[in-house]
């Protein structure tokens, strides 16, 4: 310097969340990138925290290790403007709506009498009656009783020598309670009825009559002016959450250059 064989060493990495804290598995973003067990009520570990058990490949350099750089896929982390449910504010003379006072002009309606004033009613209640209106009684028609209703009692039975007498069943009849049906009147009781009467009460509102006076009354717009009240709209303040710029931090691919590197045997 060269071969062989062995072995260090490689066969992923990075973020979150998890944890005291690391590493794994779990979820994300990259990658050429072993197999095989367990592992969230988690699994191995202890600041050199090399994941742990088992196996299997490659291997001393473009591949391993160490600086120093290019590049920036993803994630954290804090957090401006901005919106904002919603609360607070009447010590905003905002606005809107509201009282009051005048003004305009329009609309209705008045000499068939406006506003006003006097009077008496009505509607409303409370008591008495009427009237309707249902239902009852009464009345009148029907129908109605095996025997404990009545008349007349065939037969049959009983007494009697006999003429007769006697109880009396059926069946006619007429009726009582029941039933059913029916004018008028009359009486008795109801009532979510009523162009009604009579007295009585009340009297906010509506409706009428009369009687004095004699010219307005009324409505809603509208515009000023004074005011007070209200979170209804706008305004002010604060705000859960939505959003997330600068900005800081990690960092996989990724590029370049530079340096470093085992044993043993043999030539």
């Nucleotide at each position: 310097c060269c071969a062989u064989a062995c072995c260090a060493g490689c066969c992923g990495g990075g973020g979150g969340a998890g944890u005291a804290g690391c590493g794994g598995g779990u979820c994300c973003c990259u990658g050429c990138a072993c197999c095989u067990g367990a592992a969230a009520u988690c699994c191995g570990c202890u600041a050199u925290a090399u994941g742990c058990a088992g196996g299997g490949g490659u291997a001393g350099a473009u591949c391993c290790c160490c600086u120093c750089u290019u590049u920036g896929a993803g994630g954290g982390c804090c957090g401006a403007a901005g919106c904002g449910a919603u609360g607070c504010g009447g010590u905003c003379c905002g606005g809107a709506a509201u009282g009051u006072a005048c003004g305009c002009g329009c609309u209705g309606u008045g000499u068939u009498g406006a506003c006003g004033g006097g009077u008496g009613g009505g509607u409303c209640c409370c008591g008495c009656g009427c009237a309707a209106u249902c239902g009852g009684u009464c009345g009148c028609c029907g129908c109605g009783a095996a025997c404990c209703a009545u008349g007349u009692c065939a037969g049959g039975u009983g007494g009697g020598g006999a003429a007769c007498c006697a109880a009396g069943c059926a069946g006619c009849a007429u009726u009582a309670a029941a039933c059913g049906g029916u004018c008028a009147a009359a009486c008795c009781g109801g009532u979510g009825u009523g162009c009604c009467g009579c007295g009585g009460g009340g009297g906010u509102g509506c409706c009428u009559g009369c009687c004095c006076u004699g010219a307005g009354c009324a409505g809603a717009g509208u515009g000023u002016a004074c005011g007070g009240a209200u979170c209804c709209c706008g305004c002010g303040c604060a705000a859960a959450g939505c959003a997330g710029g600068u900005g800081c931090u990690c960092g996989a691919c990724u590029u370049g250059a530079g340096g470093g590197u085992g044993u043993a045997u043999g030539g």
Molecule: Bacterial large signal recognition particle RNA
Organism: Clostridia bacterium